[in-house]
Context: one part of a larger RNA
RNA sequence: GGAUGAACGCUAGCGGCAGGCCUAACACAUGCAAGUCGAGGGGUAACAUUGGUGCUUGCACCAGAUGACGACCGGCGCACGGGUGCGUAACGCGUAUGCAAUCUGCCUUGUACUGGGGGAUAGCCUUUGGAAACGAAGAUUAACACCCCAUGGUAUCCUACACCGGCAUCGGUGUUUGAUUAAAGGUUACGGUACAAGAUGAGCAUGCGUCCUAUUAGCUUGUUGGUGUGGUAACGGCACACCAAGGCUACGAUAGGUAGGGGCCCUGAGAGGGGGAUCCCCCACACUGGUACUGAGACACGGACCAGACUCCUACGGGAGGCAGCAGUGAGGAAUAUUGGACAAUGGGGGCAACCCUGAUCCAGCCAUGCCGCGUGCAGGAAGACUGCCCUAUGGGUUGUAAACUGCUUUUGUACGGGAAGAAACACCCCCACGUGUGGGGGCUUGACGGUACCGUAAGAAUAAGGAUCGGCUAACUCCGUGCCAGCAGCCGCGGUAAUACGGAGGAUCCGAGCGUUAUCC
Repeated sequence: GGAUGAACGCUAGCGGCAGGCCUAACACAUGCAAGUCGAGGGGUAACAUUGGUGCUUGCACCAGAUGACGACCGGCGCACGGGUGCGUAACGCGUAUGCAAUCUGCCUUGUACUGGGGGAUAGCCUUUGGAAACGAAGAUUAACACCCCAUGGUAUCCUACACCGGCAUCGGUGUUUGAUUAAAGGUUACGGUACAAGAUGAGCAUGCGUCCUAUUAGCUUGUUGGUGUGGUAACGGCACACCAAGGCUACGAUAGGUAGGGGCCCUGAGAGGGGGAUCCCCCACACUGGUACUGAGACACGGACCAGACUCCUACGGGAGGCAGCAGUGAGGAAUAUUGGACAAUGGGGGCAACCCUGAUCCAGCCAUGCCGCGUGCAGGAAGACUGCCCUAUGGGUUGUAAACUGCUUUUGUACGGGAAGAAACACCCCCACGUGUGGGGGCUUGACGGUACCGUAAGAAUAAGGAUCGGCUAACUCCGUGCCAGCAGCCGCGGUAAUACGGAGGAUCCGAGCGUUAUCC
């Protein structure tokens, strides 16, 4: 000098864009953050409509009849999105390969199929236990829930054979014997099943790279390898049984410490050095530890079970909870924001759709935390006015074109008026093309931000400057006070009676809505 997720002191007009718990992965009140589908189902708790009945004439009752729909069965989603950096020195990450050792819901393409039957169960109803959480028994009912049979091959396994190929185990194609496994309907819009391929996503393996300590020198028994079995989507000591005695290490094993990794960021001419906030990719975690279930996918942040710590409720028998989601609270700390608005846009989930949900997201609020931009006037004006300060003091210098005064402008601010883009779609209507659901064109509809940005008009210099420094380094000097005191200080060093170094004043220098100090890095 540059830089910062900064903090502190003094000061402060505005806007745009960004950023905002670095500490206690400490504990959390409250609200919200994952639902949706009635075009799967039995149904009808609430609301509305319609119809009916009773009449006291505006109330009560009835009817799933209609729109819809609480709880329930079922489907899809909840494994995404969002947070944090505890752990991890590891194939975790980065990069480059491989899988002839693998899986992949929704989506796309292709081929084929969708026949027949059955038994339950939630809900509802009747009882019943419990303070509650939550249950128990009986009766009864539906489905795209579940089960059975049929059909079936380019699926899987088995038998035999031929051909082609390779990368060792082998891979592919074709023929053949036998066996095994499918389906779901729906007010026909949409779905379901099998197989093959694609796309996407995931899993596994490998080469190389990846911090400090030798005041850590030896480490290892599922350890290293083999055979077999099990397990997995899949290879593998992944697990187990048996057998062998191996495996790693001074090119640093093992142990200890520290740490999420990368793209990137800061600095530097570069080489390097330092860092890992925001944004993007990967990993790990979800009160602590463990376990599996469901599922295409989890060993699952707002799922389950067990144990533990903590908090809460309790009728003392027993129960409930998990903000490292968004706000917010306490605590810690030098220190870090609103218990806001909207789904209008983008994206996601469900749905044929309308639509619903979405603290993702888009916006608004707070903070000079940073970067950038603008303003606090402009021109003229010398009697070089008055005051202040200084001097060699009847006089000069400086403040200083500064002010007064004259003219001009109106950014910004104030008042009033107008007022966006972001919106194109979906759906619906019309038309066209190909041909029964897709594409294209036209119309119509939708804005949280927001009466915001922006534009116009009006009056008026009106509403807007500070901070640090002035001995040398280092740009900027005098007076007064103090008297090794009070104090300053980054280093050298100032201060003991003429201090340009302390305190004040005048003046000056630097930067400027900021300026200094502290901390850290180059």
Molecule: small-subunit ribosomal RNA, 5' domain
Organism: Aureisphaera galaxeae